[in-house]
RNA sequence: GGGUCCGUGGUCUAGGGGUUAUGACGUUGCUCUUACAAAGCGAAGAUCGCAGGUUCAAUUCCUGCCGGACCCA
Numbered sequence: 001g002g003g004u005c006c007g008u009g010g011u012c013u014a015g016g017g018g019u020u021a022u023g024a025c026g027u028u029g030c031u032c033u034u035a036c037a038a039a040g041c042g043a044a045g046a047u048c049g050c051a052g053g054u055u056c057a058a059u060u061c062c063u064g065c066c067g068g069a070c071c072c073a
Base pairs, nucleotide, nucleotide: 001072002071003070004069005068006067007066010025011024012023018056027043028042029041030040031039049065050064051063052062053061
C1' cells in the first nucleotide's frame, strides 16, 4: 500500500429503515438480615466512532475519514 471484518450505557453484547435501542456484569435505592453476602422489586447510565449523501424517515443503506483485528504484498 491492497483486501475482509468490526466500532452501540462504565465493561461485554443483541438488533439492522418506522420514530419507545436488547440483555448480562458493574453502580445505586428499597425489601430481607443483628449486620454482610445471596435473593427479590425498582432506578440511573447510549451524540449507536466522526463528517457528508440517499430517503417522508438513518443507529441500520451508500461514500469518505478516524480507530482496531485478521489476511496479502
Overview: This is a predicted structure of a 73-nucleotide RNA (transfer RNA) from Marine Group II euryarchaeote MED-G38. The organism belongs to Candidatus Poseidoniales, within Archaea. Its Rfam family is "tRNA". Rfam classes the family as a transfer RNA. Model confidence (mean pLDDT): 83 of 100.